[in-house]
This is a predicted structure of a 105-nucleotide RNA (SAM riboswitch aptamer (S box leader)) from a Chloroflexota bacterium. It matches the Rfam family "SAM riboswitch aptamer (S box leader)". Rfam links the family to the GO term regulation of gene expression.
RNA sequence: UUCUUAUCCAGAGAGGCGGAGGGACCGGCCCGAUGAAGCCUCGGCAACCAGGACGAAAUCGUCCCAGGUGCCAAUGCCGGCAGAAGAAAUUCUGGACGAUGAGAG
Repeated sequence: UUCUUAUCCAGAGAGGCGGAGGGACCGGCCCGAUGAAGCCUCGGCAACCAGGACGAAAUCGUCCCAGGUGCCAAUGCCGGCAGAAGAAAUUCUGGACGAUGAGAG
RNA backbone atom coordinates (compact mmCIF):
# COMPACT_ATOMS: atom_id res chain seq x y z
C1' U A 1 0.00 0.00 0.00
C1' U A 2 -4.10 -3.48 -1.90
C1' C A 3 -7.94 -7.19 -0.87
C1' U A 4 -11.38 -9.77 2.61
C1' U A 5 -14.09 -9.42 7.04
C1' A A 6 -16.23 -7.41 11.87
C1' U A 7 -17.44 -2.99 14.39
C1' C A 8 -18.43 2.40 14.47
C1' C A 9 -25.85 6.68 18.61
C1' A A 10 -21.95 3.22 24.93
C1' G A 11 -17.35 4.61 27.47
C1' A A 12 -12.88 7.29 29.11
C1' G A 13 -8.11 13.43 30.70
C1' A A 14 -4.62 15.68 33.70
C1' G A 15 0.38 17.72 33.61
C1' G A 16 4.96 19.32 30.77
C1' C A 17 7.14 21.04 26.01
C1' G A 18 5.08 23.57 21.88
C1' G A 19 2.82 28.03 19.57
C1' A A 20 -1.87 28.14 15.23
C1' G A 21 -4.29 25.38 13.79
C1' G A 22 -7.90 21.12 14.35
C1' G A 23 -12.58 18.02 13.69
C1' A A 24 -9.90 12.42 6.90
C1' C A 25 -12.00 14.89 1.97
C1' C A 26 -16.01 18.69 0.12
C1' G A 27 -20.22 21.73 2.12
C1' G A 28 -22.14 23.11 6.81
C1' C A 29 -21.57 23.59 11.80
C1' C A 30 -18.27 23.51 15.70
C1' C A 31 -13.48 23.34 18.79
C1' G A 32 -9.02 26.58 19.52
C1' A A 33 -4.41 32.49 22.90
C1' U A 34 -9.14 30.58 29.26
C1' G A 35 -3.63 27.65 24.15
C1' A A 36 -4.96 24.02 18.07
C1' A A 37 -1.69 20.20 15.78
C1' G A 38 2.48 17.43 17.23
C1' C A 39 5.79 15.13 21.05
C1' C A 40 6.55 13.31 26.21
C1' U A 41 4.86 11.60 31.21
C1' C A 42 1.18 9.74 34.10
C1' G A 43 -3.90 8.27 34.25
C1' G A 44 -8.31 6.19 32.24
C1' C A 45 -12.05 3.64 28.75
C1' A A 46 -13.14 -0.50 25.99
C1' A A 47 -12.59 -5.61 24.96
C1' C A 48 -11.01 -6.52 18.28
C1' C A 49 -6.77 -10.12 18.71
C1' A A 50 -3.74 -13.21 22.07
C1' G A 51 -4.23 -16.06 26.87
C1' G A 52 -7.57 -18.82 30.49
C1' A A 53 -12.42 -21.36 32.26
C1' C A 54 -17.02 -23.80 30.97
C1' G A 55 -20.17 -26.18 27.14
C1' A A 56 -19.85 -32.26 22.50
C1' A A 57 -18.18 -28.02 20.15
C1' A A 58 -13.08 -26.79 15.14
C1' U A 59 -16.71 -22.99 13.69
C1' C A 60 -19.87 -20.91 17.94
C1' G A 61 -21.75 -19.02 22.86
C1' U A 62 -21.04 -17.18 27.99
C1' C A 63 -17.56 -15.67 31.56
C1' C A 64 -12.42 -14.20 33.40
C1' C A 65 -7.93 -11.55 32.42
C1' A A 66 -5.59 -7.26 30.39
C1' G A 67 -0.11 -9.38 27.09
C1' G A 68 -0.62 -6.88 21.42
C1' U A 69 -3.52 -2.98 19.16
C1' G A 70 -7.11 0.92 19.57
C1' C A 71 -9.45 5.02 21.81
C1' C A 72 -10.32 9.30 25.70
C1' A A 73 -15.44 17.21 22.45
C1' A A 74 -19.92 16.82 19.74
C1' U A 75 -23.42 9.51 16.71
C1' G A 76 -17.77 8.46 12.21
C1' C A 77 -20.24 16.16 14.79
C1' C A 78 -24.19 16.45 10.60
C1' G A 79 -24.80 15.91 5.42
C1' G A 80 -22.59 14.30 0.38
C1' C A 81 -24.95 8.91 -3.46
C1' A A 82 -29.58 6.07 -3.99
C1' G A 83 -34.47 4.72 -2.29
C1' A A 84 -39.10 5.40 0.78
C1' A A 85 -42.64 8.78 3.43
C1' G A 86 -44.13 13.99 3.40
C1' A A 87 -47.23 20.01 0.66
C1' A A 88 -42.71 21.38 2.85
C1' A A 89 -39.45 21.54 6.81
C1' U A 90 -37.78 17.07 7.74
C1' U A 91 -37.61 11.81 9.00
C1' C A 92 -36.26 6.73 7.95
C1' U A 93 -33.48 2.79 5.27
C1' G A 94 -29.42 1.25 2.42
C1' G A 95 -24.77 2.58 0.32
C1' A A 96 -20.12 5.35 -0.72
C1' C A 97 -15.98 7.23 1.75
C1' G A 98 -13.20 6.95 6.30
C1' A A 99 -11.27 4.88 11.03
C1' U A 100 -9.87 0.63 14.04
C1' G A 101 -9.05 -4.71 14.75
C1' A A 102 -8.07 -9.46 12.58
C1' G A 103 -6.58 -12.30 8.34
C1' A A 104 -4.36 -12.54 3.41
C1' G A 105 -1.17 -10.70 -0.78

Overview: The coordinates come from a structure-prediction model, not an experiment, and the mean pLDDT is 88. Of the family's consensus pairs, 97% are formed in the model.